RNAcentral holds the sequence, with entries from ENA and MGnify. This is a predicted structure of a 73-nucleotide RNA (transfer RNA) from a Magnetospirillaceae bacterium. The same sequence occurs in records of 4 taxa.
RNA sequence: GCCAAGAUAGCUCAGAUGGCAGAGCGGCGCACUCGUAAUGCGCAGGUCAGGAGUUCGAUUCUCCUUCUUGGCU
Numbered sequence: 001g002c003c004a005a006g007a008u009a010g011c012u013c014a015g016a017u018g019g020c021a022g023a024g025c026g027g028c029g030c031a032c033u034c035g036u037a038a039u040g041c042g043c044a045g046g047u048c049a050g051g052a053g054u055u056c057g058a059u060u061c062u063c064c065u066u067c068u069u070g071g072c073u
Base pairs, nucleotide, nucleotide: 001072002071003070004069005068006067007066010025011024012023013022019056027043028042029041030040031039049065050064051063052062053061
């Protein structure tokens, strides 16, 4: 330099044909317990990497940029 995949909650990752952003773990509260752990119930937590375009509407489609990983030379 070229090609491909990826960037979504604190972490690991889903996400439909474009139409309300989710799970597990973690955090906080309550219940339970003599107490803790475990367990159960609930709550909070998001610039969907950034910008532009298409569209009534974009995490999703198109283009550009940045970063990460892998491959080729």
Annotation: It matches the Rfam family "tRNA". The family's RNA type in Rfam is transfer RNA. Its mean pLDDT, the model's own confidence on a scale to 100, is 80.